[in-house]
Description:
Model confidence (mean pLDDT): 85 of 100. This is a predicted structure of a 505-nucleotide part of an RNA (small-subunit ribosomal RNA, 5' domain) from Actinomadura keratinilytica. NCBI's taxonomy places the organism under Bacteria, Actinomycetota, Streptosporangiales, Thermomonosporaceae, Actinomadura. Its Rfam family is "Bacterial small subunit ribosomal RNA". RNAcentral holds the full RNA, with entries from ENA.
Context: one part of a larger RNA
RNA sequence: GAACGCUGGCGGCGUGCUUAACACAUGCAAGUCGAGCGGAAAGGCCCCUUCGGGGGUACUCGAGCGGCGAACGGGUGAGUAACACGUGAGCAACCUGCCCCUGACUCUGGGAUAAGCCUGGGAAACCGGGUCUAAUACCGGAUACGACCAUUGCGGGCAUCCGUUGGUGGUGGAAAGUUUUUUCGGUCGGGGAUGGGCUCGCGGCCUAUCAGCUUGUUGGUGGGGUGACGGCCUACCAAGGCGACGACGGGUAACCGGCCUGAGAGGGCGACCGGUCACACUGGGACUGAGACACGGCCCAGACUCCUACGGGAGGCAGCAGUGGGGAAUAUUGCGCAAUGGGCGGAAGCCUGACGCAGCGACGCCGCGUGGGGGAUGACGGCCUUCGGGUUGUAAACCUCUUUCAGCGGGGACGAAGCCCUUUGGGGUGACGGUACCUGCAGAAGAAGCGCCGGCUAACUACGUGCCAGCAGCCGCGGUAAUACGUAGGGCGCGAGCGUUGUCC
Numbered sequence: 001g002a003a004c005g006c007u008g009g010c011g012g013c014g015u016g017c018u019u020a021a022c023a024c025a026u027g028c029a030a031g032u033c034g035a036g037c038g039g040a041a042a043g044g045c046c047c048c049u050u051c052g053g054g055g056g057u058a059c060u061c062g063a064g065c066g067g068c069g070a071a072c073g074g075g076u077g078a079g080u081a082a083c084a085c086g087u088g089a090g091c092a093a094c095c096u097g098c099c100c101c102u103g104a105c106u107c108u109g110g111g112a113u114a115a116g117c118c119u120g121g122g123a124a125a126c127c128g129g130g131u132c133u134a135a136u137a138c139c140g141g142a143u144a145c146g147a148c149c150a151u152u153g154c155g156g157g158c159a160u161c162c163g164u165u166g167g168u169g170g171u172g173g174a175a176a177g178u179u180u181u182u183u184c185g186g187u188c189g190g191g192g193a194u195g196g197g198c199u200c201g202c203g204g205c206c207u208a209u210c211a212g213c214u215u216g217u218u219g220g221u222g223g224g225g226u227g228a229c230g231g232c233c234u235a236c237c238a239a240g241g242c243g244a245c246g247a248c249g250g251g252u253a254a255c256c257g258g259c260c261u262g263a264g265a266g267g268g269c270g271a272c273c274g275g276u277c278a279c280a281c282u283g284g285g286a287c288u289g290a291g292a293c294a295c296g297g298c299c300c301a302g303a304c305u306c307c308u309a310c311g312g313g314a315g316g317c318a319g320c321a322g323u324g325g326g327g328a329a330u331a332u333u334g335c336g337c338a339a340u341g342g343g344c345g346g347a348a349g350c351c352u353g354a355c356g357c358a359g360c361g362a363c364g365c366c367g368c369g370u371g372g373g374g375g376a377u378g379a380c381g382g383c384c385u386u387c388g389g390g391u392u393g394u395a396a397a398c399c400u401c402u403u404u405c406a407g408c409g410g411g412g413a414c415g416a417a418g419c420c421c422u423u424u425g426g427g428g429u430g431a432c433g434g435u436a437c438c439u440g441c442a443g444a445a446g447a448a449g450c451g452c453c454g455g456c457u458a459a460c461u462a463c464g465u466g467c468c469a470g471c472a473g474c475c476g477c478g479g480u481a482a483u484a485c486g487u488a489g490g491g492c493g494c495g496a497g498c499g500u501u502g503u504c505c
Stems, first nucleotide, its partner, number of pairs: 002501005009368006015361002017326001022324003026321003031068003036065002039061002043059001044057005075279003085203007094196002099192008107141004116131006147171006153164004177184001205251003212242003217239008254276004258269004281302005304315004332358001334357003340354001341352004371401004381392004405446001407441005415432001418429004449494005454475003460489005470477002
């Protein structure tokens, strides 16, 4: 965040699975770079052609090698009572791709492998053998401030110590190319920014019908491990550590900014939006990497579903839609990358269910309309009546006026700044949307209900019924004149809503 009943004209802005972290058909949600590489499967262009096709080019580009991204963005709240979160500190115990500033460098070699070609196995998923080749892929050599070790000097501090582009000696370690130029890159240092990691003080649930808890437990030494301190792990040694200021156990729960209420103090909540955390079928594990123990990566086990030629394989919507189920209950298998933002790219651009919009729902808030003025011998009808009348009621009819909104016609955006093309004049680029808005036309024309009327509590009569049927939040009404039940007339209250239920103050 509502739901249910009756009713329902329009618009704007919000908002919409609170239940089964139940299971999921289908489509989409993470790619991009040919200005890293070998290349040419497809399309285009050119040439040849026996019309089958062959060759070239690189406009372009499938697959592959390689780079960056995929750790962001999006979802959910299961677990978690914990340094998870909030707040304030600390790290002299740490890391940080891309980005910014700055110093120096970018020398010289080598061997492979995918794709391709040949071939084998398999139903498939896919797997193997032979052979050829490239790189910003991989591996040597050179040089190097710095790094590490030893020694020494200087400065400083917070105990362990910290700084030093001071000196000497030793150890082992760098680089990559591309474009027509510009450019874009690569390597090693120093600094910054950003993001993270770790530690500590304090703070925020219930339960004592949980009172004792603990053996890696508490501390030390040696060692291992990490980016880093540390029982983080291990061996040995000591016997400690925590607890009525509530340990341990049990229950419940993501936390906060905030939201609701209240004069405040306080109480309740944590949906939307923003920050943090945790999770990704269930449990476990590591790999790659600057960053993960990784929602749309990998491996193992399990449950479930699907395919199978029975040998073996495939899958994970708590992404956006959508389906079944559960439920009182919660939406479209929509449009677009035009804007904002993100990834890649020199750029054009490509991708983007983030996002921008549209659709559905009176679910909420706000605005507007359903007409305005006149109109009494107070019509007709209804209801009541003491039968005189009263009331509905200026209400209607009737006269006159207006035309919001809806309807129909004409015009028609801002959001576009940037970017691209350009003959430098200019041109192109909008999902929403022919929407908003402006304007014209016709005609009161298309638009009112719901609850209540005994007291609390605003609003009364008649008939029906007769402790029946029923009402009811509490008190209580109904057994023959019921303002309390049912209906009608009238009235009161709110009004595109009105009531009821749930929950909080």